[in-house]
């Protein structure tokens, strides 16, 4: 920001959505790379491997390996090789002694609400390795493992004896600047190892030289020659012995130096221990907690302070600024979100803490109460020879399990870091890498350009087309990724590279290997077809689906994101929806019932001091990483690096002094005190009074009284009621009385007295901020109610009776007990309301009133001020209503309270209460609303005004009878369908025997009874036979036309008929709730709207309301409205008067004729006909009125719309009609179509509507006589005449009509009947006929004769009509062969009564009022009961968990004690064992408290299309409602 409460509106208020995020999971899908991340659950259990060793330069040693030496054996190429044995000799080294490290690194978050963490400080402390300084390192000693031997044991392991070393261990000496001590004084160390140099000694090795001896073979060398040779001599080599020299190696001794160590001490660095301020969870339904508890003294203990421990003493300590308890939780840097403030969070990385199967404990050590150490206890697992043993993945992998869910039993120490070592080096699942997973972030790709026959397919269509769509195909191009081949880093400073077939580069191949997911009703970007039919389903909220679904499912198309997309879960946001920033409380949720007052918060004026708050500046700290900015490095980005900024905080120093605080002094405007005269239903107590009701007594008196809508119960002849007198008793206090007064509120009302509180006003003086508010607390607190004792007249819950009613446990009536009253004590709640907490200050006015004061004036009226109170109102506020100096305005201070509705002011717990109950006060679950104010309607057993055949006043009917007709129901094979209150029911139907006809039964047809198109044949058509109920089927005969062309043979075409094929026809089949059109109704009611303006945040209002008037929203006046439209009226038609025009078929005054009839001549004057005009307009007069208009009058044929008709506003009823017609969709297609025969629509126990005829004398019957209008007529009306009792028949004149025909009755006259089921009435039935028609059985009408039913004016109820009307009388027409017509639509004849009036019934209009209604009162809605389901409370109990107390037991272990024993080199001592004691884990017994599970039964609550009973609430809701 949006959606969602309403008919609409504004507000309040919740729910929901759009955003960002995640260690995620799930569904569908999945090409590549980089960088990160990956058991959130069972701190569940773990197989297997690895994760902490190292030092031989501390030591004794030598098992294994390698070398060497020696010996032996074998072989031999005679160089040697191999095997065995021996030798620690060497390299090294298992195990062992010893040193350092296993307190780091790595994991986890169970516990912990704590000095655990963060931050800032403090110090009574320690600190191995490291650094610096001072000093030392002298001299002794005794053991012990390994080992050997023996033994025990299944094993693990152990025992005994014996040997041995050290940088292992212990003394002695020395020692300071160390420690103890006031001092004197006392105490207290050490370790060596390696390397180098020099000297000496010893040994060994080889060499050189000398000497001596042995001994001359070979022949170095020289000379000569170039070819072979030759001559001479020296003398060496060799061996043996020996001497010397230097060298090398080993060892020893001494000296010196270096390195690694060692000891004491001082300092530093690092790391740690301890203490403190401040900060960060929920709950008060946890309010009191605490005995080592708080402090002191002595002692102990520690590295060190300390109740840390102990003995004694004192009685303290903590807590509403939340102690104690319970629940939850590792803390932080940070992370996510947010504009920020905040909120949420605490994975990965980093700091700290805690833990290591569970619990306890200490040892060692610089460091642990110790993850891969020890001891004990427990649970679990494993081994076992059953006697005993072993183990601890919350290290890295991995397994099972749990779970929605989280990876490899990988490589390497190359780098970084760690341990040991002098070092080489060893170890290192820390770490670096790789593997798996779209888990996240980032980057890239899945091709690019061209390409319209806009292909095919698919979808849709109004059938033309349109969409998918340049998309594809096709042409050209490119090669990231991929595949193949080649090259190949950085990471390492010298050596060393797991990664690594690495990154990266080059070449080749080839569009080749690579797109999905969600959504498309609104919010929210994106629309159509089909299927489905409140079904299946969707849904985040609103909500979709009941036959045309953009909301379900599928298809097509589209939108969004994209190697991802959706869903789910969770966090923040939006939410100003806990509001510090930044909300509220009159009516929406919310002011405590009221006061007093404690803590606390806040606080007047002027100075001084101070510097806690405050402000400024400096210093320290605020780890790093993260965030931000800049720059740089990976091709880019993610990521990483460097620098800066920031870390809003805390501490400390300095400064300032306005404000707040503190303090000192002062002031009087706040507050208080004093005095004065007044007001008052203020409170308490006592006394007194009169009126009235009731009762009692007596008198008078007689039949009723009382009560109600009407009655009855009730009282009364035993004397009531009425009336008079007297008496008793209780309660309440008339008039005054009021918007009045008083009180904190509740509340207070006769008079007098007593006691007493408060407020206002006026005045001088005094105190000198003493004030305001007020959590807890205390007090008061209507009515009802409770306890004890009184009292009791009236009234009156409960109760009883009488009525009312369907019922009436009510409303009404007659009675009547608690109670109401008093005293004392409880209760403590109200719609305890101004639904408005208290205080202070400020902000226009006007009017009324109460109390006090001041002023002026005075006959009365007045002005002003303080305090109170009522009404209106400006600004302002408010969602509006409204508030408005008595604020809901503007501000400050303090308190209380609210955070969606229901559940619920309920449950549980606690406190209070005698009880009733009160106070405090949830959750599960459930809904998408619940609300406030105002608006338009509708409605009211609300109001006002008005109208109407609405009532009334009248006339005549219906409802009763018979019949006709329609309907319901029933029946039926079918009784076709529709119409349903008014507004269906003599309605569709202005004509059902067949037809109609849609229904039923039966029989037929299938391109069809009807339309268009195609092919073939034939003219059409007419006559006719047979079968059949008919449709139909099978035949026979006649007949060949019209138009055009023509080769004259014929061909083609139109039209019609037949046959055939398919497109199609056809449907009174469904949906009137998909529709058009038409119609009914409100209603011929006077209404319904619009434009502009104005008012209102808005819906909307105004106009259109108001005052009059009218038949009328008709008109007038007024008015923030001014105008306009649809309606009303008028214009149209008929009728009433007159004129004019015209004069046949009409008429006949005058004239003539005549059969006496306008018949003829004649005429058009009159009537009439039908065209055109006139006339009426409140125009004139009188009166009333502003006007509109009204009343009366004149004139006039007609007078206030002359009478009648047509004409029907916006709309309402999903009103009626798919069966008039038209039409979307759906359905049927050898049938739901179509043809035919017969039947049915006409049935009949009943019920209703509409009518006809009657019931009679205002009549019936008979006879005679008179007068209309409007219509109709050719397949028609049909005259005269004749005929029949009659219906009718024969007949056919005349007439397509002012000419002819249909053609009157009531009435009048006369007669008769005489109150009777009749001379009324005519149903029903019988017989006989007539007419129509193909045909009158079902099922026509009419006639004659006969028959002669019910019916004597109609219960409740109900209809029409106000004048040419009602009533009554006949006539005509449509439909139609005929007619069931008594219907309908018209026509004229005769022709009334009544209207006081608008109270009531019905309908309507306008205004107003209330409303919880808006599907609009046929509305809404409450509670019990019944059913289903859900969560919760109680519950005899039962099970489990936690905490705690007392007691018992008491392991390991520290500490304390301790005779014997061990301990020694003789003894002593240390120490140990044993024993004892304290503490104590686990365990046991008993109790207390808390929490949870289950629980027969039970209680209310919530929810659930159509259950039961009533009608409580909403309107005056039919008894106003509501609170206690």
């Nucleotide at each position: 920001g949006a959606g969602u409460u309403u008919g609409a509106u504004c507000c309040u208020g919740g729910c929901u959505c759009a955003g960002a995020g995640u260690g995620a999971a799930c569904g569908c899908u999945g090409g590549c790379g980089g960088c990160a991340u990956g058991c959130u659950u069972a701190a569940c259990a773990c197989a297997u491997g690895c994760a902490a060793g190292u030092c031989g330069a501390g030591g004794g040693g030598c098992a294994g390996c390698a070398g060497c030496a020696u010996a032996u054996a074998u072989c031999u190429u005679c160089g040697g090789a191999u095997a065995u044995a021996u030798g620690g000799c060497u390299g090294g080294c298992g195990a062992c002694c010893g040193g350092c490290g296993g307190a780091c690194g790595g994991g986890u978050g169970a516990g912990u609400a704590a000095c655990a963490c963060g931050u800032a400080g403090c110090u009574a402390c320690u600190u191995g390795c490291c650094c610096c300084c001072c000093a030392g390192a002298g001299g002794g000693g005794g053991a012990u493992a390994a080992c050997a031997c023996a033994c025990c044991g299944a094993a693990a392991g152990g025992u005994g004896u014996g040997c041995u070393a050290a940088u292992a261990c212990c003394g002695c000496a020395u020692a300071c600047a160390c420690c103890c001590g006031a001092g004197a004084g006392g105490g207290g160390a050490a370790a060596g190892g390696g390397g180098g140099a020099c000297a000496c000694c010893u040994c060994a090795u080889a060499u050189a030289a000398g000497a001596u001896g042995u001994g001359u073979a070979a022949g170095a060398g020289g000379u000569g020659u170039a070819u072979a040779a030759u001559a001479a001599g020296a003398g060496a080599u060799a061996c043996a012995u020996u001497u010397u020299a230097a060298a090398u190696g080993a060892g020893g001794u001494g000296u010196c130096c270096c390195c690694c160590g060692c000891u004491g001490g001082g300092g530093g660095a690092u790391a740690g221990g301890g203490c403190u301020g401040c900060g960060g969870c929920g709950u008060a339904u946890c309010a009191g907690c605490u005995a080592g508890u708080u402090g002191g003294u002595g002692g102990g203990g520690u590295a060190a302070c300390g109740g840390c421990c102990u003995a004694c003493c004192a009685a303290g300590g903590c807590g509403a600024u939340g102690a104690c308890g319970c629940g939850u939780a590792g803390c932080u840097g940070g992370u996510c979100u947010g504009a920020g403030a905040g909120g949420a969070u605490g994975a990965u990385c980093a700091g700290c803490c805690a833990c290591a199967c569970u619990g306890g404990a200490a040892c060692u050590g610089a460091g642990a109460c110790a993850c891969g150490g020890u001891c004990c206890a427990g649970a679990c697992u494993c081994c076992u020879a059953c006697g005993g043993g072993a183990g601890g993945c919350a290290g890295c992998a991995g397994u099972g399990g749990g779970g929605a869910a989280u990876a490899u039993u990988g490589g390497g120490c190359a780098a970084u870091g760690g341990g040991g070592g002098a070092a080489a080096c060893c170890c290192u699942g820390a770490c670096c890498c790789a593997g798996c997973a779209a888990u996240g972030c980032c980057g890239c790709g899945u091709g690019g350009a061209g390409g319209a026959a806009g292909a095919a397919g698919c979808a849709u269509u109004u059938c033309g087309g349109u969409g998918u769509g340049u998309a594809a195909a096709c042409u050209c191009c490119u090669u990231u990724u991929g595949c193949a081949g080649g090259g190949g880093a950085a990471g390492a400073a010298g050596a060393u590279g797991a990664c690594g077939g690495u990154a990266c580069c080059c070449u080749g191949c080839g569009a080749a290997u690579a797109a999905g997911c969600u959504c498309c009703g609104g919010c929210u970007a994106a629309c159509u077809c089909c299927g489905u039919g409140c079904c299946a389903g969707c849904a985040g909220c609103c909500g979709c689906g009941g036959u045309a679904a953009u909301a379900c499912g599928g298809g097509g198309g589209g939108a969004g994101c994209g190697a991802g997309c959706g869903u789910u879960a969770c966090u923040c946001g939006g939410a100003a929806u806990c509001a510090c920033u930044g909300g509220g409380c009159g009516u929406a949720a919310a002011g405590g019932g009221u006061g007093c007052g404690u803590a606390g918060g806040c606080g007047g004026u002027c100075a001084g001091a101070u510097a806690a708050g405050u402000u400024g500046g400096g210093a320290g700290u605020g780890a790093a990483a993260u965030c931000c900015u800049a720059u740089g490095g990976c091709u880019u980005a993610a990521c990483c690096a460097u620098a800066g900024a920031a870390c809003u905080g805390c501490u400390u120093c300095c400064a300032a002094a306005a404000c707040u605080g503190u303090u000192u002094g002062a002031c009087u405007a706040g507050a208080g005190u004093u005095c004065g005269g007044g007001a008052g239903a203020g409170g308490c107590c006592a006394a007194g009074g009169g009126a009235a009701u009731u009762c009692c007594u007596g008198g008078u008196g007689u039949a009723g009284g009382g009560g109600u809508g009407a009655a009855a119960u009730c009282c009364g002849u035993a004397g009531a009621g009425a009336u008079c007198a007297g008496g008793a008793g209780g309660a309440a206090u008339g008039c005054c009385g009021a918007a009045a007064g008083c009180g904190a509120a509740g509340g207070c009302g006769c008079u007098u007295g007593g006691c007493u509180g408060g407020a206002a006003c006026g005045a001088c003086a005094c105190u000198g901020a003493c004030g305001c508010u007020g959590a807890g607390g205390c007090a008061c607190g209507a009515a009802a109610g409770c306890g004890u004792g009184g009292g009791g007249a009236g009234c009156a819950a409960a109760c009883a009776g009488g009525a009312u009613u369907a019922g009436a446990u009510a409303c009404c009536c007659u009675g009547g007990u608690a109670g109401u009253c008093c005293a004392c004590g409880c209760c403590c709640u109200a719609a305890a309301c101004g639904a408005u907490g208290g205080g202070u200050a400020c902000u226009a006015g006007u009017g009324g009133u109460u109390g006090g004061g001041g002023g002026g004036a005075u006959a009365g009226u007045c002005c002003u001020u303080c305090a109170g109170u009522c009404a209106c109102g400006c600004a302002g506020c408010a969602a509006a209503c409204g508030c408005g100096a008595u604020a809901a305005g503007u501000a400050c201070c303090c308190c209380g309270c609210c955070u969606g509705g229901g559940g619920a002011g309920u449950a549980c717990g606690g406190c209070c209460g005698c009880a009733a109950g009160g106070c405090u006060a949830a959750a599960a679950c459930u809904c998408a609303a619940a609300g406030g104010a105002a608006u338009a309607g509708a409605c009211g057993g609300g109001g006002a005004c008005c109208c109407g055949a609405a009532c009334a006043a009248g006339c005549g009917g219906u409802g009763g009878a018979g019949c006709a007709u329609g309907u319901g129901g029933u029946u039926u094979a079918a009784u076709u369908c529709g119409a349903a209150g008014a507004u269906a029911c003599c309605c569709g139907a202005a004509g059902a025997a067949c037809c109609u006809u849609a229904c039923c039964u039966g029989g037929g047809c299938u391109u069809g009874a009807c339309a268009u198109c195609c092919g073939c044949g034939g003219a059409a058509c007419c006559c006719u036979g047979c079968a059949g109920a008919g449709a139909u089927g099978c035949g026979g005969g006649g007949g060949u036309g019209c138009u055009u062309c023509u080769u004259c043979g014929g061909a083609a075409g139109a039209g019609c008929c037949g046959c055939g094929a398919g497109a199609c026809a056809g449907g009174u089949g469904c949906u009137g709730c998909a529709u058009g059109g038409c119609u009914g109704u409100c209603g011929u009611c006077a209404g319904c709207u619009c434009g502009u303006g104005u008012c209102g945040u808005g819906a909307g209002a105004u106009g259109u309301u108001g005052g009059g008037u009218u038949a009328a929203g008709u008109c007038c006046c007024g008015c923030a409205a001014c105008g306009a439209g649809c309606g009303c009226a008028a214009c149209c038609c008929c009728u009433g008067c007159c004129c004019u025009u015209a004069g046949u078929u009409g008429c006949u005054a005058a004239c003539g004729g005549a059969u006496a009839u306008g018949c003829c001549g004649a005429g058009c004057a009159c009537u009439c006909u039908a065209g055109g005009g006139g006339g009426a307009c409140u125009g004139c007069c009188c009166g009333g009125g502003c006007a509109a208009c009204c009343g009366g009058g004149a004139g006039g044929a007609a007078g206030g719309u002359g009478g009648g008709g047509a004409u029907g506003a916006c709309g309402u009823c999903a009103a009626g009609u798919c069966a008039u017609c038209a039409u979307g969709g759906c359905c049927c297609u050898u049938a739901u179509g179509u043809c035919c025969a017969g039947g049915g629509c006409g049935a009949c126990a009943c019920a209703c509507g509409u009518g006809c005829u009657a019931c009679a004398a205002u009549g019936g019957c008979g006879a005679g006589g008179a007068c209309a209008g409007a219509g109709a007529g050719a397949g028609g009306c049909g005259a005269a005449a004749c005929u029949g009792c009659g219906a009718g028949g024969u007949g056919g004149a005349g007439c397509a009509a002012a000419u002819c025909u249909c053609u009157a009755a009531a009435c009048c006259u006369c007669g008769u009947c005489u109150c009777a089921g009749u001379u009324c009435g005519g149903a029903u039935u019988g017989c006989a006929c007539u007419c129509u028609g193909c045909a009158a059985c079902u099922c026509g009408a009419g006639u004659g004769c006969a028959u002669g039913a019910a019916g004597g004016c109609g219960g409740a109820a109900u209809c029409g009509c106000u004048a040419g009307u009602a009533a009554u009388c006949g006539c005509g027409g449509a439909u139609c062969a005929g007619c069931c017509a008594u219907g309908c639509c018209g026509c004229g004849g005769u022709g009334a009564a009544u209207a006081c009036g608008u109270u009531c019934c019905c309908g309507g209009g306008u205004c107003u009022u209330g409303u919880a209604c808006u599907c609009a009162c046929c509305g809404c809605c409450c509670g019990u009961c019944a059913c289903a389901c859900c969560a919760c409370g109680g519950g005899a109990g039962u099970c489990g968990g936690g905490u705690u107390c007392a007691c018992c037991c008491g392991a390991a272990g520290u500490c304390g004690g301790u005779a014997u024993c061990c301990g020694u080199a003789a003894g002593a001592g240390a120490g140990g064992g044993g024993c004892c004691g304290c503490c104590u884990a686990c365990g046991g017994u008993g109790g207390a408290c808390c929490c949870g599970g289950c629980g027969a039964c039970u209680g209310g609550g919530a929810u659930g299309a159509a259950g039961u009973c009533g009608u409580a609430a909403c309107a005056a809701g039919g008894u106003a409602g509501c609170c206690g």